[in-house]
RNA sequence: GCCCUCGUAGCUCAGGUGGAUAGAGCGUCUCUCUCCUAAAGAGAAGGCCACAGGUUCGAGUCCUGUCGAGGGCA
Numbered sequence: 001g002c003c004c005u006c007g008u009a010g011c012u013c014a015g016g017u018g019g020a021u022a023g024a025g026c027g028u029c030u031c032u033c034u035c036c037u038a039a040a041g042a043g044a045a046g047g048c049c050a051c052a053g054g055u056u057c058g059a060g061u062c063c064u065g066u067c068g069a070g071g072g073c074a
Stems, first nucleotide, its partner, number of pairs: 001073007010026004019057001028044005050066005
């Protein structure tokens, strides 16, 4: 330098055939239970989906560029 894959919650990931309010597990906080803790149960907070543009009535999803991570070739 060229090519491929990926970037979504504090962490690990799903959602990738465009369509209602973006989800799970773990973690955090609150409550119940307990003498206390843990475990168990109930609930809550936390995201403008890497960034910028484009297409579309509508984009996390499609297209382009940039940035970052991983891999392959030279």
This is a predicted structure of a 74-nucleotide RNA (transfer RNA) from an Acidimicrobiales bacterium.
The organism belongs to Acidimicrobiales, within Bacteria.
The sequence is in RNAcentral, with records from ENA.
The prediction has a mean pLDDT of 81.
It matches the Rfam family "tRNA". From the family's description: Transfer RNA (tRNA) molecules are approximately 80 nucleotides in length.